[in-house]
The RNA shown here (c-di-GMP-I riboswitch aptamer) has 83 nucleotides and comes from a Pseudomonadota bacterium.

RNA sequence: UGAACGAAGAGGCACACCUGUCGCGAGGCAGGGCCGCAAAGCCACGGAUCUCCCAGCAAAGGGAUGAAAGCCGGGCUCCCGAA
Numbered sequence: 001u002g003a004a005c006g007a008a009g010a011g012g013c014a015c016a017c018c019u020g021u022c023g024c025g026a027g028g029c030a031g032g033g034c035c036g037c038a039a040a041g042c043c044a045c046g047g048a049u050c051u052c053c054c055a056g057c058a059a060a061g062g063g064a065u066g067a068a069a070g071c072c073g074g075g076c077u078c079c080c081g082a083a
Stems, first nucleotide, its partner, number of pairs: 005081002012037002017032006035070001041076003045073003049067002051064004
C1' cells in the first nucleotide's frame, strides 16, 4: 500500500408514519420523524415486486423515454484501522 474483516473513533443516511405539493397510478419532492443500515453512497445489467394502457370470460400475452430498488445477484466509488 492492497485485499479481507468490522472492534473503537469521527461522522453519514433515514423505514413506517404525519403535513404540504406533483402525478391517472405505482410513486416522486420538501419538512418532520428515526425502524434500521459498513456502503441504506452511485448505477439499473439480470431475477423478483408494483402501477398504468391494449386485448381477453379468465389465464396467458404485448406495450410505457412507467415506478421503486432499504428483496436477491451484479458493476463503480468510498471514511477509519483493532483483532

NCBI's taxonomy places the organism under Bacteria, Pseudomonadati, Pseudomonadota.